[in-house]
RNA sequence: GGAAGAAGUUUCUAGGGUUCCGGUCUGCAUCUGUUCGCAUCAGCGAGCAGGUUCAGACGUCUGGUCCGAGAGAAGCUCACCGGGGUCACCCGGUUGCACGGAGGGAUAAAAGCCCGGGAGAC
Numbered sequence: 001g002g003a004a005g006a007a008g009u010u011u012c013u014a015g016g017g018u019u020c021c022g023g024u025c026u027g028c029a030u031c032u033g034u035u036c037g038c039a040u041c042a043g044c045g046a047g048c049a050g051g052u053u054c055a056g057a058c059g060u061c062u063g064g065u066c067c068g069a070g071a072g073a074a075g076c077u078c079a080c081c082g083g084g085g086u087c088a089c090c091c092g093g094u095u096g097c098a099c100g101g102a103g104g105g106a107u108a109a110a111a112g113c114c115c116g117g118g119a120g121a122c
Base pairs, nucleotide, nucleotide: 005078007077008076009075010074011073012072015067016066020064021063022061023058024057025056026055027054029052030051031050032049033048034047035046036045037044038043079094080093081092082091083090084089097117099120103115104114105113
């Protein structure tokens, strides 16, 4: 320095965290039940169990919502090749390879997200 469609998009997955929902725990308050004590029929206090509201913590909570792959999957579109055509289009096919930091960025946050098929390596 060079070869290639290193094309776009949708849905999903591996993966990812924690805004929201759910889950777990703690605390305040309150309600119910029960036990005990003081009182003695009016209640008061303490313990335990359960329910509810509020607040906080936990993603080292399986989850729902959410993010999500160039080097994961499938579909669709465009492109290209071959054939047909009534010239509107239709049918069949092609798309190989791909090791990779550190750092930075977005969002609530993180990541196989984005920088980025970047630097580097081969």
The RNA shown here (Guanidine-I riboswitch aptamer) has 122 nucleotides and comes from uncultured Cyanobium sp. Its mean pLDDT, the model's own confidence on a scale to 100, is 78. Its Rfam family is "Guanidine-I riboswitch aptamer". Rfam's curators write: This family represents a conserved RNA structure found upstream of the ykkC and yxkD genes in Bacillus subtilis and related genes in other bacteria.